[in-house]
Context: one part of a larger RNA
RNA sequence: CUGGGCGUAAAGGGUGCGUAGGCGGAUAUUUAAGUCAGAUGUGAAAUUCCCGGGCUCAACCUGGGAGCUGCAUUUGAUACUGGAUAUCUAGAGUGCAGGAGAGGAAAGUGGAAUUCCUAGUGUAGCGGUGAAAUGCGUAGAGAUUAGGAAGAACACCAGUGGCGAAGGCGACUUUCUGGACUGUAACUGACGCUGAGGCACGAAAGCGUGGGGAGCGAACAGGAUUAGAUACCCUGGUAGUCCACGCCGUAAACGAUGAGUACUAGGUGUCGGGGGUCGAACCUCGGUGCCGCAGUUAACACAUUAAGUACUCCGCCUGGGAAGUACGGUCGCAAGAUUAAAACUC
Numbered sequence: 001c002u003g004g005g006c007g008u009a010a011a012g013g014g015u016g017c018g019u020a021g022g023c024g025g026a027u028a029u030u031u032a033a034g035u036c037a038g039a040u041g042u043g044a045a046a047u048u049c050c051c052g053g054g055c056u057c058a059a060c061c062u063g064g065g066a067g068c069u070g071c072a073u074u075u076g077a078u079a080c081u082g083g084a085u086a087u088c089u090a091g092a093g094u095g096c097a098g099g100a101g102a103g104g105a106a107a108g109u110g111g112a113a114u115u116c117c118u119a120g121u122g123u124a125g126c127g128g129u130g131a132a133a134u135g136c137g138u139a140g141a142g143a144u145u146a147g148g149a150a151g152a153a154c155a156c157c158a159g160u161g162g163c164g165a166a167g168g169c170g171a172c173u174u175u176c177u178g179g180a181c182u183g184u185a186a187c188u189g190a191c192g193c194u195g196a197g198g199c200a201c202g203a204a205a206g207c208g209u210g211g212g213g214a215g216c217g218a219a220c221a222g223g224a225u226u227a228g229a230u231a232c233c234c235u236g237g238u239a240g241u242c243c244a245c246g247c248c249g250u251a252a253a254c255g256a257u258g259a260g261u262a263c264u265a266g267g268u269g270u271c272g273g274g275g276g277u278c279g280a281a282c283c284u285c286g287g288u289g290c291c292g293c294a295g296u297u298a299a300c301a302c303a304u305u306a307a308g309u310a311c312u313c314c315g316c317c318u319g320g321g322a323a324g325u326a327c328g329g330u331c332g333c334a335a336g337a338u339u340a341a342a343a344c345u346c
Base pairs, nucleotide, nucleotide: 003318004317005316006315007300008299012314014201015200016199017198021194022193023192025088026087027086028085029084030083031082033081034080035077036076037075038074039073040072041071042070048066049065050064051063052062053061054060091191092188093187094186095184096183097182098181103177104176105175106174107173108172109171110154114150115149116148117147118146119145120144121143125136126135162169163168206247207246208245209244210243211242215241216240220236221235222234223233258313259312260311261310262309263308266291267290268289269288270287271286272285273284274283275282295302296301319346320345321344328339329338330337331336
């Protein structure tokens, strides 16, 4: 390589859009490129195989035959694939009518809490812990009442509930805006699936510039603990966390399970529709859970939301360490990211 694999043993790309490419619904006609059959030519000799011959045998040498699985030309076949033409509606999309949603962006608004400031009442403690101490407080703290300021997050509702491709999204209102679902069957007529490169999005942390800074809080300081304590606990506290714009491009980015289509017992919750009913029962489409048959699996488990049965396309794996490292390339302000070995060793 072939083969075999990728939930947990090595292995699914973080996610989408999409180029090339690969693959692709039904009917009819046509073509004959692929495909199949025949013929002709060629496929040197040696080699190979079969039947013989020669060295005493064998290796070796040698005669004849077969074969040389291929290529070219030509004549046919037309089921399948491809090309062409015409038609179709079951795939896909559009229209129309609906309801659901923390989907996204911007602006505005609200209440609870926290901290701070001012004023009143009031007096000796408060705070913190396993116990303490650092800390705060007679320059009046903590407690309590009133007023004010600021920033951040939105209790209850809340639900293996919803939405989104993933990351993710949760107070309320308005504006702009994406997608999905149901019903209908008016329209298009295969317009589809996947997707190397490419482009876009992408938690947290981090970076740049300018704001903001209540609470929390890496670093840091102090107090404890301890043999020590560069920790766990406590008192403080800077970056950061927040906003705008621009980078970074990584995560146990997880369902550790790529996308699509079809098929293969059921039962029971729940969310959004439709039919049905006075209301139910019941039927049906799409999501989201649990249990479970066949089947699968090394087992655990999966089981119409498959890890079952098949097909199409992409990504990836090939003993452990060295190593996701070195070198080189690309990207980045940097941090670093990405691509990615070998010697050696077991």
The part of an RNA shown here (small-subunit ribosomal RNA, central domain) has 346 nucleotides and comes from a metagenome. Its Rfam family is "Bacterial small subunit ribosomal RNA". Gene Ontology terms of the family: ribosome and structural constituent of ribosome.